Transfer RNA from a soil metagenome, 72 nucleotides, folded computationally. The sequence is in RNAcentral, with records from ENA. Its Rfam family is "tRNA". Its family is annotated with triplet codon-amino acid adaptor activity in the Gene Ontology.
[in-house]
RNA sequence: ACGGGCAUGGUGCAACGGCUAGCAUACGGGUCUCCAACACCCUUGAUCUGGGUUCGAAUCCUAGUGCCCGUG
Numbered sequence: 001a002c003g004g005g006c007a008u009g010g011u012g013c014a015a016c017g018g019c020u021a022g023c024a025u026a027c028g029g030g031u032c033u034c035c036a037a038c039a040c041c042c043u044u045g046a047u048c049u050g051g052g053u054u055c056g057a058a059u060c061c062u063a064g065u066g067c068c069c070g071u072g
Stems, first nucleotide, its partner, number of pairs: 001071007010025004018055001028042004048064005
């Protein structure tokens, strides 16, 4: 330099173009316990950035940014 892939709560992942963005875990609160741990219940918290297409975009297109893999 070129080609490909990925970017979603703190972390690991889901989500036919039809969204009120879901699950687990962690943090916080509670029940239990003499106290903790375990277990159970509840809560908080996210679509990398800018533009475009569309009635409607996390999803499609485009330009960037970052990370990973490959070729030279």